[in-house]
RNA sequence: GCCCCCGUAGUAUAGUCUGGAUAGAAUAAGACCCUGCGGAGGUCUAGACCCGGGUUCGAAUCCCGGCGGGGGCA
Numbered sequence: 001g002c003c004c005c006c007g008u009a010g011u012a013u014a015g016u017c018u019g020g021a022u023a024g025a026a027u028a029a030g031a032c033c034c035u036g037c038g039g040a041g042g043u044c045u046a047g048a049c050c051c052g053g054g055u056u057c058g059a060a061u062c063c064c065g066g067c068g069g070g071g072g073c074a
Base pairs, nucleotide, nucleotide: 001073002072003071004070005069006068007067010027011026013024020057029045030044031043032042033041050066051065052064053063054062
């Protein structure tokens, strides 16, 4: 330098191929209940689509560019 794959709550992920209703669940966090205290359990709360642009009535999803990570060739 060229090619391929990946990027979503603090963490690890589903959804992307086939665009559609409030982006889901787990775990961690906070509050409360329960308990003699703690743990376990239960209820509730807040938290995310890497960035920019395009297409579209509508983009996490499709297209282009960039950034970051991984791999291959040279």